[in-house]
């Protein structure tokens, strides 16, 4: 220097234009059962003024009526090749 793959909630970790505040899992919270603890099982699990509205996917900017998903150019981490 060249090819590639990757970055997502407190972690992992799926998603590839609209049904997304985003499966699942752990981690937390709240109750079940259990002498007590584990374990199991149920609900919750961004903020908020909780009807609902805003902000969010590395950062910036483009397209599009609509972007986590598509292009641009940036950062950073991994493979291979020089």
């Nucleotide at each position: 220097g060249g090819g590639g793959g990757g970055a997502u909630g407190g972690c992992c970790g799926a998603g590839c234009g609209g049904u997304c505040a985003a499966a699942g899992g752990c981690a937390g919270c709240a109750g079940a059962c259990u002498g007590u603890a584990a374990a199991u099982c149920u609900g919750c699990c961004g903020a908020c003024u909780c009807c609902g509205u805003c902000u969010a996917c590395g950062g910036a900017g483009g397209u599009u009526c609509g972007a986590a998903u598509c292009c641009u150019c940036c950062u950073c981490c991994c493979c291979c090749c020089a």